[in-house]
């Protein structure tokens, strides 16, 4: 890499090298960058997936599974511009156009889905 299955509007950055790009990918936009991009290193923070517990089913008595609670942050991960930066497909609603059938042009903190992070478990 496969697959499953949770979360994804909140939070949290100095500095030291090094030096020009970054925001996943590809198209648009819109942003961030020489007052230093991206990358490494250092410290340093945030937050509670993994850690706790009750009850309820199963059950090979190792454990699995649904449903609530919860202090903590020592450890294993992760993350520290902007909703995963926004949009792309699909619906729904309003606004527009149109004789109608209808389009599918703006708009939504609208519902899903698709992609992608990241955890935890799989072979």
């Nucleotide at each position: 890499a496969u697959c499953u299955u949770a979360u994804c509007a909140a939070g949290a950055g100095u500095g030291g090298c090094u030096g020009a790009g970054g925001g996943a990918a590809c198209a648009g936009g819109c942003c961030c960058g020489a007052u230093g991009a991206a990358g490494c290193c250092a410290c340093g923070g945030c937050a509670a997936c993994c850690g706790a517990u009750u009850c309820c089913g199963c059950g090979a008595u190792g454990g699995c599974g649904g449903a609530g609670u919860g202090a903590c942050g020592a450890g294993g991960u992760g993350c520290c511009a902007a909703u995963u930066c926004c949009u792309g497909c699909c619906c729904g609603c309003g606004a527009g156009g149109g004789a109608a059938a209808c389009c599918g042009u703006c708009g939504c903190u609208g519902g899903g889905a698709a992609a992608g992070a990241u955890g935890a478990g799989u072979a």
This is a predicted structure of a 123-nucleotide RNA (SAM riboswitch aptamer (S box leader)) from a Terriglobales bacterium. It was read from a public genome assembly, where an Rfam model found it. Of the family's consensus pairs, 90% are formed in the model. Rfam family: SAM riboswitch aptamer (S box leader). From the family's description: The SAM riboswitch is found upstream of a number of genes which code for proteins involved in methionine or cysteine biosynthesis in Gram-positive bacteria. Taxonomically the source falls in Terriglobales (Bacteria, Pseudomonadati, Acidobacteriota, Terriglobia).